[in-house]
RNA sequence: GAUAGAGGCGCGAAACUCAAAAGUACGCACGAUUCGAGUUCCUCCAUGAACGCUUGAGAAUCUGCCGAAAGGGUGUUUCGCCGAAACGAACCAAGGGUGGAGCCGCGGAACGUUGGUUUGCGAGAGAAUAUCCCGCCGACUGUCACAAUCUCGAUUGUGGAGCGCUAUC
Numbered sequence: 001g002a003u004a005g006a007g008g009c010g011c012g013a014a015a016c017u018c019a020a021a022a023g024u025a026c027g028c029a030c031g032a033u034u035c036g037a038g039u040u041c042c043u044c045c046a047u048g049a050a051c052g053c054u055u056g057a058g059a060a061u062c063u064g065c066c067g068a069a070a071g072g073g074u075g076u077u078u079c080g081c082c083g084a085a086a087c088g089a090a091c092c093a094a095g096g097g098u099g100g101a102g103c104c105g106c107g108g109a110a111c112g113u114u115g116g117u118u119u120g121c122g123a124g125a126g127a128a129u130a131u132c133c134c135g136c137c138g139a140c141u142g143u144c145a146c147a148a149u150c151u152c153g154a155u156u157g158u159g160g161a162g163c164g165c166u167a168u169c
Base pairs, nucleotide, nucleotide: 001169002168003167004166005165008082010081011080012079013078014077015076016075018073027065028064029063031062032061033060034059035058038051039050040049041048042102043101044100045099046098047097085114086113087112088111091108092107095104096103115141116140117139118138120136121135122134124132125131143160144159145158146157147156148155149154
């Protein structure tokens, strides 16, 4: 340097399914009340199109009817794997009518952090007591190094990190 492996409630993806989201959002009614000259396409300016300008476009609240979905989660199966993967501040970035500014950001490549799982606590996200992410103390576990003990099989203690460890060439 190459190849192949190990850790275990191991990591991730896809399809199907179920619950919840939720009788919520949206839509409808010339139902009721109030506001109303401009309103709609994420916000502002300009512009384009549509509607309207008191014969009422539209907005809000209530009532009634109809009535979702995404993200996240359960289960089953399949697939890819062992920096698997996740996260972090900045960068690029599809897209949101057109131009400018702002805001959001499918996704992407570097850099950095984390061996893995997990109870509890805290901050954040979330409809949520589900769940996820991050941090801290602890526990368990794998790996290597050092030290000690020993029935020579192993055990105990301390410490490090995957840019590691084991095996073969």